The prediction has a mean pLDDT of 88. Predicted 3D model of a 330-nucleotide part of an RNA (large-subunit ribosomal RNA, domain IV) from Azospirillum brasilense. Lineage of the source: Bacteria > Pseudomonadati > Alphaproteobacteria > Azospirillaceae > Azospirillum. The RNAcentral record of the full RNA draws on ENA.

[in-house]
Context: one part of a larger RNA
RNA sequence: UGGUGUUGAAGGAACUCGGCAAAUUGCCCUCGUAACUUCGGAAGAAGAGGGCCCCGUCGCGGCGCAAGCCGGGGCGGGGGGCACAGACCAGGGGGUGGCGACUGUUUACUAAAAACACAGGGCUCUGCGAAGCCGUACAAGGCGACGUAUAGGGUCUGACGCCUGCCCGGUGCCGGAAGGUUAAGAGGAGGGGUUCACGCUCCGAAUUGAAGCCCCGGUAAACGGCGGCCGUAACUAUAACGGUCCUAAGGUAGCGAAAUUCCUUGUCGGGUAAGUUCCGACCUGCACGAAUGGCGUAACGACUUCCCCGCUGUCUCCAACACCAACUCA
Repeated sequence: UGGUGUUGAAGGAACUCGGCAAAUUGCCCUCGUAACUUCGGAAGAAGAGGGCCCCGUCGCGGCGCAAGCCGGGGCGGGGGGCACAGACCAGGGGGUGGCGACUGUUUACUAAAAACACAGGGCUCUGCGAAGCCGUACAAGGCGACGUAUAGGGUCUGACGCCUGCCCGGUGCCGGAAGGUUAAGAGGAGGGGUUCACGCUCCGAAUUGAAGCCCCGGUAAACGGCGGCCGUAACUAUAACGGUCCUAAGGUAGCGAAAUUCCUUGUCGGGUAAGUUCCGACCUGCACGAAUGGCGUAACGACUUCCCCGCUGUCUCCAACACCAACUCA
């Protein structure tokens, strides 16, 4: 000097990105226990008291014929210690937001989470030798399934509550006995080469010819999308109102400086002596928004934000001790 521990005056988070680490709490009994709530919970909420030993007294339970033995309780009195759940073991607590409903799952060796999954919801495919998948470049066979649409596959969403608006112009998907276009094939008017001829051979117009595309419709819990400018009210400001341009339609409900807000430490309120964070509002949403779900939500979380109580060497500000190492000497 480092490591691992123990202790510490006064203060008690002033430390720090952040109470990280440490300390506090810890068991049993009794009393007591809020908001909120899906009435189950929240809850060991919080908080308060007691716990060792001896004596007396009054019940109780079990066994036993009985004497008695074993166990447990109420009340009263007393004793000792620094300390009585005497060592070890053994929850700190509360409030408020965000996200995810929950228990689960995950990056074996830097990420455990608000990521994945999940019950629940929707769409879609599939009539059974099912769809889909494995196999093989057209197989046999197998899974699906010893199942049969209340089933199986794919995909999105993600408990529950209240809900889920408008757009089918583009892309996709589905439907459409017409029409347009259209390959091989069919068809052969007509023409070329050769030949004396018969023939042989080549080119070839109409016409006919699927799917696809065009076309006509449907479909958004399919991929996706959801405007601009100008004017207007008897202070001002604002604009319920009007005009105009464009669009397939111009963002509804709800939420909103948000895990989303650039300007921005927005403005106001709360908390602090002092608050770029936090909470409640406002709405000017750079660039929320409804199953790429919207907004709430009790319970839950080694998640995350902010605050409070307790507690402490985290700190003011370091010190001592024990052991281990380093170091010095042998």
Its Rfam family is "Bacterial large subunit ribosomal RNA".